[in-house]
RNA sequence: AUCUUAUCAAGAGUGGCUGAGGGAGCGGCCCGCUGAAGCCACAGCAACCGGUCCUGAAAAAAACAGGAUGCUGGUGCUAAUUCCGAUCCCGAGAAGAAUUCGGGAGAAGAUAAGAG
Numbered sequence: 001a002u003c004u005u006a007u008c009a010a011g012a013g014u015g016g017c018u019g020a021g022g023g024a025g026c027g028g029c030c031c032g033c034u035g036a037a038g039c040c041a042c043a044g045c046a047a048c049c050g051g052u053c054c055u056g057a058a059a060a061a062a063a064c065a066g067g068a069u070g071c072u073g074g075u076g077c078u079a080a081u082u083c084c085g086a087u088c089c090c091g092a093g094a095a096g097a098a099u100u101c102g103g104g105a106g107a108a109g110a111u112a113a114g115a116g
Base pairs, nucleotide, nucleotide: 002115003114004113005112006111007110008109013042014041015040016039017038021031022030023029026085027084028083043078044077045076048074049073050071051069052068053067054066055065056064082108087105088104089103090102091101092100
């Protein structure tokens, strides 16, 4: 690389360096010289993994399950629902279809844990 599982409507940014792009890709729509992306510093959010504690629980321990806790731990994240859409289904509308609107599922993507 790839595969599996879970989650994705909530939350959280300032400063320095630098200087034109960025929001994965495509279409849209946005953000950006009142400073994009990147790097650095500090801060914050969250709670996937880990830690600690409690409970199931009965003699104890381990394992397991559930819960709590932000912990000098490992990641992640800090514009817009994953910014929206793309494929399918249902509904609205319509003579019918397309566009459009609402809902659901999926695809793709992101992150974590594991496999390899």
Notes:
Predicted 3D model of a 116-nucleotide RNA (SAM riboswitch aptamer (S box leader)) from Candidatus Schekmaniibacteriota. The prediction has a mean pLDDT of 83.